A computed fold for a 376-nucleotide RNA, annotated as Bacterial RNase P class A. Its Rfam family is "Bacterial RNase P class A". The family's RNA type in Rfam is ribozyme. The coordinates come from a structure-prediction model, not an experiment, and the mean pLDDT is 76. Of the family's consensus pairs, 98% are formed in the model.

RNA sequence: ACAGGUCGCCGGACGGUUACGGCAGCCGACAGGCUGACGAGGAACGUCCGGGCUCCGCAGAGCACGGCGGUGGGUAACUCCCACCCGGGGUGACCCGCGGGCAAGUGCAACAGAAAGCAGACCGCCGGUGCGCGAGCGCGCACCGGUAAGGGUGAAACGGUGGUGUAAGAGACCACCAGGGUUCCGGGUGACCGGAAUCGCUGGGCAAACCCCGCCGGGAGCAAGAUCAGACAGGCAGUGUUCGAGGGCUGCUCGCCCGAGCUGCCGGGUGGAUCGCUCGAGGUCGUCGGCAACGGCGACCCUAGACAGAUGACCGUCGCGCGGAUCCGGGUGACCGGCCCGCGCACAGAACCCGGCGUACAGGCGGCCUGUCCUC
Numbered sequence: 001a002c003a004g005g006u007c008g009c010c011g012g013a014c015g016g017u018u019a020c021g022g023c024a025g026c027c028g029a030c031a032g033g034c035u036g037a038c039g040a041g042g043a044a045c046g047u048c049c050g051g052g053c054u055c056c057g058c059a060g061a062g063c064a065c066g067g068c069g070g071u072g073g074g075u076a077a078c079u080c081c082c083a084c085c086c087g088g089g090g091u092g093a094c095c096c097g098c099g100g101g102c103a104a105g106u107g108c109a110a111c112a113g114a115a116a117g118c119a120g121a122c123c124g125c126c127g128g129u130g131c132g133c134g135a136g137c138g139c140g141c142a143c144c145g146g147u148a149a150g151g152g153u154g155a156a157a158c159g160g161u162g163g164u165g166u167a168a169g170a171g172a173c174c175a176c177c178a179g180g181g182u183u184c185c186g187g188g189u190g191a192c193c194g195g196a197a198u199c200g201c202u203g204g205g206c207a208a209a210c211c212c213c214g215c216c217g218g219g220a221g222c223a224a225g226a227u228c229a230g231a232c233a234g235g236c237a238g239u240g241u242u243c244g245a246g247g248g249c250u251g252c253u254c255g256c257c258c259g260a261g262c263u264g265c266c267g268g269g270u271g272g273a274u275c276g277c278u279c280g281a282g283g284u285c286g287u288c289g290g291c292a293a294c295g296g297c298g299a300c301c302c303u304a305g306a307c308a309g310a311u312g313a314c315c316g317u318c319g320c321g322c323g324g325a326u327c328c329g330g331g332u333g334a335c336c337g338g339c340c341c342g343c344g345c346a347c348a349g350a351a352c353c354c355g356g357c358g359u360a361c362a363g364g365c366g367g368c369c370u371g372u373c374c375u376c
Stems, first nucleotide, its partner, number of pairs: 001372010012318007020039002023036005041347001045358002048356005053221004060254004065217005070084005085099001086097004100212002105210002107206002122151002124147010159177006178202002180199008225275004234266006246258004282301008319345006327338004
C1' cells in the first nucleotide's frame, strides 16, 4: 500500500419563525390566555424469549401439555451473555454448530442398483453334475452350490493396506494403521485431553420422527387492577332449589367445596374523571476485583407520560454524498483539487417498566488483529 477479520461508536450541526404535548408560574369574565424550561430510538419496530408489577388461584393424587439440553461462570431471570471443550471451515486474524441418547424400543429414506439394514450373487471368480465339440491340455451351454477379493450402481455396499490361508474366498488367522468397548495411570473445578494394557468388538444416517433420560414451568395480562362521580325499567320463554341448575380447585380425571339462581330473546342506561404512570435490577464518571460477561464502592445527575394518542413544517448558513459543467490551479497523461449549478441526507417513531434476541438502516468514524507485496 492493498485485501480481510473482529470489537465498538455516530447517524446531520447551528440560528430564526410557527404548530403540538404534558408540567411550573402568572392573569382570568373559569371559555381560556401569556411566559418559561422540557419533549423518541439504536433500533422506540417485530411482540419471539425472560423478569418486575397487578388480579385470580394456591386440600390432595394421577395423567397429560409445553420449553430447554457440551462444561464452568454471569444475571432478578432467560432459550440471553462471557470464557472454555468438542466437531466442521479458513493460509491466517477468525468464523459456524437447534452440541444429551439411534451400542434401549418403534419408525422413516427419492433415484440408480441384483441387493439398502442381523443386506446382497447382476457380471466376474471357484467347485460339482449333465450335454455338446475337440486327438488332447481343454472349450462352450444348462443346472446345483461356494465366494463380498475384483467390476458396475449409489450420498451410503458392513473398517483400510499387505500377507497367511483356500477350490476360490472371507477378521477365518497374522502384522501395521483408523475407530470403538473395558480396566487403569497422569493433568484439569469440569466438558475433556494425554498415555498404558486388553478385547477382532468394526454396531451407516435421521431424535427440527415417535420415544427415552435429566432439568424447568400455576392462569391471564396495564383494555392488568383500584377508587370516585353519574345514568337506568323492565318484560317474555326455558330450566333448577336436596331428584342440585350453576360455579370454584385455571388442560383433563378422580376427589373436595360453595350453592339459588342460571340461560336465551326483546327493551332501557352509561360510555366521565382520578390513581396505576414513570426514581428505575436507572444513567454518567472514577476506582477496585475478575481473562471476560459482570460485580463491589464513591461522587454527581433526573431525562416524554399521551388516551385517538404531542415531538411536525418552513427559511437561512454550514457539513456530507451523487451527478453535471466548464472557469482556475497542478500533472506528459489517465486524472486530482478548488469555485459554480442541480438533486439527495437512511431505517423508523414511545403507550406499564426493564433485560435480551431477531429484523430494517443513506452515509460515516475509531481501536486491535491477520495475510500478501514493497521500502528502510